Context: one part of a larger RNA
RNA sequence: GAGUGAACGCUGGCGGCAGGCCUAACACAUGCAAGUCGAGCGGCAGCGGGUCGUAGCAAUACGAUGCCGGCGAGCGGCGGACGGGUGAGGAAUACAUCGGAAUCUACCCAGUCGUGGGGGAUAACGUAGGGAAACUUACGCUAAUACCGCAUAAGACCUGAGGGUGAAAGCGGGGGACCGCAAGGCCUCGCGCGAGAAGAUGAGCCGAUGUCCGAUUAGCUAGUUGGUGAGGUAAAGGCUCACCAAGGCGACGAUCGGUAGCUGGUCUGAGAGGAUGAUCAGCCACACUGGAACUGAGACACGGUCCAGACUCCUACGGGAGGCAGCAGUGGGGAAUAUUGGACAAUGGGCGAAAGCCUGAUCCAGCCAUGCCGCGUGUGUGAAGAAGGUCUUCGGAUUGUAAAGCACUUUAAGUUGGGAGGAAGGGCAGUAAGUUAAUACCUUGCUGUUUUGACGUUACCAACAGAAUAAGCACCGGCUAACUUCGUGCCAGCAGCCGAGGUAAUACGAAGGGUCCAAGCGUUAAUC
Numbered sequence: 001g002a003g004u005g006a007a008c009g010c011u012g013g014c015g016g017c018a019g020g021c022c023u024a025a026c027a028c029a030u031g032c033a034a035g036u037c038g039a040g041c042g043g044c045a046g047c048g049g050g051u052c053g054u055a056g057c058a059a060u061a062c063g064a065u066g067c068c069g070g071c072g073a074g075c076g077g078c079g080g081a082c083g084g085g086u087g088a089g090g091a092a093u094a095c096a097u098c099g100g101a102a103u104c105u106a107c108c109c110a111g112u113c114g115u116g117g118g119g120g121a122u123a124a125c126g127u128a129g130g131g132a133a134a135c136u137u138a139c140g141c142u143a144a145u146a147c148c149g150c151a152u153a154a155g156a157c158c159u160g161a162g163g164g165u166g167a168a169a170g171c172g173g174g175g176g177a178c179c180g181c182a183a184g185g186c187c188u189c190g191c192g193c194g195a196g197a198a199g200a201u202g203a204g205c206c207g208a209u210g211u212c213c214g215a216u217u218a219g220c221u222a223g224u225u226g227g228u229g230a231g232g233u234a235a236a237g238g239c240u241c242a243c244c245a246a247g248g249c250g251a252c253g254a255u256c257g258g259u260a261g262c263u264g265g266u267c268u269g270a271g272a273g274g275a276u277g278a279u280c281a282g283c284c285a286c287a288c289u290g291g292a293a294c295u296g297a298g299a300c301a302c303g304g305u306c307c308a309g310a311c312u313c314c315u316a317c318g319g320g321a322g323g324c325a326g327c328a329g330u331g332g333g334g335a336a337u338a339u340u341g342g343a344c345a346a347u348g349g350g351c352g353a354a355a356g357c358c359u360g361a362u363c364c365a366g367c368c369a370u371g372c373c374g375c376g377u378g379u380g381u382g383a384a385g386a387a388g389g390u391c392u393u394c395g396g397a398u399u400g401u402a403a404a405g406c407a408c409u410u411u412a413a414g415u416u417g418g419g420a421g422g423a424a425g426g427g428c429a430g431u432a433a434g435u436u437a438a439u440a441c442c443u444u445g446c447u448g449u450u451u452u453g454a455c456g457u458u459a460c461c462a463a464c465a466g467a468a469u470a471a472g473c474a475c476c477g478g479c480u481a482a483c484u485u486c487g488u489g490c491c492a493g494c495a496g497c498c499g500a501g502g503u504a505a506u507a508c509g510a511a512g513g514g515u516c517c518a519a520g521c522g523u524u525a526a527u528c
Stems, first nucleotide, its partner, number of pairs: 001528002004525001006524005013375006019368002021333001026331003030328003035078003040075002043071002047069003050065006085286003094211007103203002108199001112195004116150001118148002125140006156165003170191006178185002212258003219249003224246008261283004265276004288309005311322004339365001341364003347361001348359004378408004388399004412469001414464005422455001425451010472517001474515003477498003483512005494499001
């Protein structure tokens, strides 16, 4: 000198953009943070409507009815493995870069072949119990895109190459002939379902090189190193096991100990390098502590399960419940770090055919000079060089064009009014094309119309009034820009280094004056 996720002191007008627990991976009250689908299913608790009945002149009230809109709970599907947080652990099962072969991949894209015919259950519900609760037991009834056989098998798998094994599910819209008492068959469109092959995406595995300090850590190793065989995995492999061999690593630092998430980057520096890893992005690890598996395409799973432990809470003492390193917020720790806010309008995600629902992701707002940037606190004129202050050699000098006065301006703040863009989509109607037997339906395009904004009193624009509402901080001995007077008297105090203060202190304290920077200025801390 530069820079900081800073803190402290004094001061503080506005805006834009960013940032905001670095400490206790300490403990957490409360609310919210993952749901959705009725176009998979049986249904109908609640709400709204319709119909019927009763009462009433009527309004209306009561009752019945899943008939309709819908829908609590339940079965089922998809998603809760993403998104969000944190950096405890880990020095290599990590990360970075470059390669590799023995693998899997839901949803998605393009293509191939299928989607036939049956069955038995079980929640919900009902009845009867147990329990303070959490919850739970027995019996009975019922459905499915839940579950299980049968058939079939292009390709797949196994094979002794003859052969053998193994699949599926339906739902919604529309309809002219034909069949049917009807439901419907049948036709067609859309969404699904099964099998195998390919892509894309994501993930798992292996190798090489690089990645902090300590030798006051020198030897380490028994599944250890390799082989054969087997098991296991999606997959190679001592990954695991049996047997056999005796290997493997190490001063090019093994082993041990300490420290640490890694990287793109960031800061600094002319560079080489040094330091660092907040925000943003990629990867990894973790989710009260330790362990384990289940489900699933994917987890050994932050807001899932089980076991053990510590802690907290409830209890009828028999037994139960919980996990903010999600967003807010609380206590605690600390020099120190924010609101128990708004909205799904946009972007993105989950589910859904869609409308839509959910989304503390996200977008916004609030707080904080924490940082960077911009603007303002007036402009011009004005010498009687006013008054006052300070100094003085008492002549004057200085503050100082500074003020006053005069003439202007009105940014920002204030008041009033107007006012974009962020809106793409969605609904409805019409029309054309595709599809089709079809002028149904559906999809797509076009046209018209209607509608969707948290921010928001938005940005921006205009008008109004009036200099009106807006300057401090540190320093002035040298380094280092800036000097005098008074007070003090080695005292009080100053100090980054040199130093300064013991009666004329430009170094302490105050005042006047000056210098630097400026909504900041200084100090401290750590870095180059």
Molecule: small-subunit ribosomal RNA, 5' domain
Organism: Rhizobium sp.